[in-house]
RNA sequence: ACCGAUAAAGGCAAACCCGGCGAAAGCCGGGGACGCAAAGCCAUGGAUCUACAGCCGGCUUAGCCGGCCAGGAUAGCCAGGUUGCCGAAG
Numbered sequence: 001a002c003c004g005a006u007a008a009a010g011g012c013a014a015a016c017c018c019g020g021c022g023a024a025a026g027c028c029g030g031g032g033a034c035g036c037a038a039a040g041c042c043a044u045g046g047a048u049c050u051a052c053a054g055c056c057g058g059c060u061u062a063g064c065c066g067g068c069c070a071g072g073a074u075a076g077c078c079a080g081g082u083u084g085c086c087g088a089a090g
Base pairs, nucleotide, nucleotide: 002090003087004086011036012035016031017030018029019028020027021026034076040082041081042080044079045078046077047074048073049072050071054068055067056066057065058064059063
């Protein structure tokens, strides 16, 4: 250095519940633990989710519905980048 124990010290926190924000996906705080060796950080590529606005179409037209999509979200989807605790075996 790779690697990752039935090790040690610590860390994070899914679902769900409560409060807040948001059009939504989702996010933040508290509770809570399914899990996690980067489940620390970064939306660059892919993927998935969303679609207020915009464009197109339809209709039973103060508007509603459908399609596309700028944009948004997920780092606990996969790559990639970057930083980092511990130390058995190999």
The RNA shown here (c-di-GMP-I-GGC riboswitch aptamer) has 90 nucleotides and comes from an Anaerolineae bacterium. The source organism's lineage runs through Bacteria, Bacillati, Chloroflexota and Anaerolineae. The model forms 95% of the base pairs in the Rfam consensus. Model confidence (mean pLDDT): 90 of 100.